[in-house]
RNA sequence: AUCUUAUCCAGAGUGGUUGAGGGACAGGCCCGACGACGCCACAGCAACCGGUUCACCCCAGAGGUGAGCGCUGGUGCUAACUCCUUCCCUGCUUGGCUGAUUUUUUUCAGUCCAAGUUGUGGGACAGAUGAGAU
Numbered sequence: 001a002u003c004u005u006a007u008c009c010a011g012a013g014u015g016g017u018u019g020a021g022g023g024a025c026a027g028g029c030c031c032g033a034c035g036a037c038g039c040c041a042c043a044g045c046a047a048c049c050g051g052u053u054c055a056c057c058c059c060a061g062a063g064g065u066g067a068g069c070g071c072u073g074g075u076g077c078u079a080a081c082u083c084c085u086u087c088c089c090u091g092c093u094u095g096g097c098u099g100a101u102u103u104u105u106u107u108c109a110g111u112c113c114a115a116g117u118u119g120u121g122g123g124a125c126a127g128a129u130g131a132g133a134u
Base pairs, nucleotide, nucleotide: 001134002133003132004131005130006129007128008127013042014041015040016039017038021031022030023029026085027084028083043078044077045076048074049073050071051069052068053067054066055065056064057063082126086124087123088122089121090119091117092116093115094114095113096112097110098109099108100107
């Protein structure tokens, strides 16, 4: 660097140093000389990998599944939902259209169209992190 796969609405900051940009990209909106970003130290969060405990399963191998433990291990993370956004499908609402019904532009249904909206909905695209592979 590329590929595969899982996760991304939770959580967790102080000091030192540096000195003008930073939040991936574009737009927006924010952060920033009351010192951001980066770097260093310490602290913390989390539980992906590793380790470990218990239960169960089993083809009986230090295998599989589930639930824990933060553990002198390997990463990651500690402003804002991945800070927000785009497209498709689906849901909902309203309107139009068609059909049925009715004393009444009343009620119902259909599929199509349009607009809007939101969903801890599904997918695509982009990105981040872990694990594995090349």
This is a predicted structure of a 134-nucleotide RNA (SAM riboswitch aptamer (S box leader)) from an uncultured Planctomycetales bacterium. The coordinates come from a structure-prediction model, not an experiment, and the mean pLDDT is 78. It was read from a public genome assembly, where an Rfam model found it. It matches the Rfam family "SAM riboswitch aptamer (S box leader)". Gene Ontology term of the family: regulation of gene expression.